[in-house]
């Protein structure tokens, strides 16, 4: 100087004029308010998806099973989690890093197209050996054929019954050996474990697939601010119909308890305004301590939108990196998609100077 990894901020800004909302002084007024002047506020890292986990309301005075769903290496963290951290295997890069839908294939069951002899109860297509027959020119050779032996060697396929190398045999094979790679509810050792090394044995089980069914572990009531609660308004205290303690109904679906007596469907008629949930929170910023780390604890400061057909907009000047994704509606905590432009910090590797 170049290329890249990983983490992190930011997402115009000033100044003036008008105008929306939230609370809050003061004045008047016809005092659930209304006007008018001021003070103090007023979208986002992702507010997006609605995908996870909760607070928080009801069902409800309340439980158990069973089907279902989740989630799947260990070991912290969290109000929890399918999320963070940090570790282990396996797999990708030269590194720095980065990925995993990472429980079990010896319980069963399924599935591996084509292609090939054969794809799990495996098998013989070319060939390799032997015996025997027939051919041949006497004999050897060679050809056919038919039994018996084989699965090292060639094809095929993603994958072919462990690799390699030596022996050894008629010709091969774990047939034996040596190393490798596998098993062992085997021992030692390190670690909290996941596992990692080591040592001993066994010639060694017939492969992959569980993001197929399944089998193990752990977890899960259910519905949702249009929950829910107050007050005010109006009614036809109208009509039918079934079933009713042997029944039925009680916020997912079947049993079992429990609790209640009254469900249910269906003709027609009236009313629907306000206020509260609705922002002070598992909150946010410093500092110090403990931890590799998520994070925790003490201390000290600080209040940061609550609208309700929906609220921050327009004008106008300077300035600048010339502006991207994009707007709350009960909050929070994470994931995962979208992002012009602009800053920082560590790292890794390449050239090339000293």
């Nucleotide at each position: 100087a170049g290329a890249g990894u990983u983490g992190g901020c930011u997402g115009g800004a000033c100044a003036g004029u008008c105008g929306c909302u939230g609370u809050u002084u003061u004045a008047u007024c016809a005092u659930u308010g209304a006007u008018a002047a001021g003070g103090c506020g007023g979208a986002g890292g992702a507010a997006a998806g609605u995908c996870c986990g909760g607070g928080c309301u009801c069902c409800a005075c309340u439980g158990g099973g069973u089907a279902a769903g989740g989630u799947g290496c260990c070991a912290g963290g969290u109000a929890a989690c399918g999320c963070c951290u940090g570790g282990g295997a396996g797999g990708c890069g030269u590194g720095a890093g980065c990925c995993u839908a990472c429980g079990g294939a010896a319980a069963g069951u399924g599935c591996c197209a084509c292609a090939g002899a054969a794809a799990a109860u495996a098998u013989a297509c070319c060939g390799c050996c032997a015996a025997a027959u027939c051919u041949u020119u006497u004999u050897u050779a060679u050809g056919a054929u038919u039994u018996g032996g084989u699965a090292a060697g060639g094809g095929u396929g993603a994958a072919a019954u462990g690799g390699u190398g030596c022996g050894g045999u008629a010709a091969g094979a774990g047939c034996g050996c040596a190393c490798c790679g596998c098993g062992c509810u085997u021992g030692c050792u390190g670690g909290u474990a996941a596992c990692a090394g080591c040592a001993g044995u066994g010639g060694c089980a017939a492969g992959g697939u569980a993001a197929a069914c399944c089998c193990c572990a752990c977890c899960u009531g259910g519905a949702g601010c249009a929950a829910g609660a107050u007050c005010a308004a109006a009614u036809a205290g109208a009509g039918g119909a079934g079933c009713u303690u042997a029944c039925a109904u009680g916020u997912g679906a079947c049993c079992c308890g429990c609790a209640u007596g009254g469900c249910u469907c269906u003709u027609g008629g009236g009313u629907a305004g306000a206020u509260u949930g609705c922002u002070u929170g598992a909150g946010c910023c410093a500092u110090u301590a403990g931890g590799u780390g998520a994070c925790u604890a003490a201390u000290g400061g600080c209040c940061u939108a609550g609208a309700u057909g929906a609220a921050u907009g327009a004008c106008u000047g300077u300035u600048c990196u010339c502006g991207a994704c994009a707007g709350a509606a009960c909050c929070c905590g994470g994931c995962u998609u979208a992002c012009a432009g602009g800053c920082c910090a560590a790292c890794u590797c390449u050239u090339u100077u000293u």